The RNA shown here (c-di-GMP-I riboswitch aptamer) has 81 nucleotides and comes from uncultured Bythopirellula sp.
Lineage of the source: Bacteria > Pseudomonadati > Planctomycetia > Lacipirellulaceae > Bythopirellula.
Its mean pLDDT, the model's own confidence on a scale to 100, is 87.

RNA sequence: AAAGGGCAAACCAAUCGUAAGAUUGGGGCGCAAAGCCAUGGGACGUACGACUUCAAGGUCGAUGUCCGCCAGGCUACCGAA
Numbered sequence: 001a002a003a004g005g006g007c008a009a010a011c012c013a014a015u016c017g018u019a020a021g022a023u024u025g026g027g028g029c030g031c032a033a034a035g036c037c038a039u040g041g042g043a044c045g046u047a048c049g050a051c052u053u054c055a056a057g058g059u060c061g062a063u064g065u066c067c068g069c070c071a072g073g074c075u076a077c078c079g080a081a
Base pairs, nucleotide, nucleotide: 006031007030011026012025013024014023015022016021029068035074036073037072039071040070041069042066043065044064049060050059051058052057
């Protein structure tokens, strides 16, 4: 470079969740690890409660969420090499 393929963004529907978001089906933006892991950063989101506000709301805030944000760890098809 090929060959066989793989995953699947946004969006839509259903379901779960307070939420971030997740699952399933459709759908393809892209990805050589866009496979897995929450270990270090980063981003997101609150429940109960407290404070504040005339009120709407705002602040703090546990469990959490995102591996398709970065790093790290583990694993992996083909093959010029």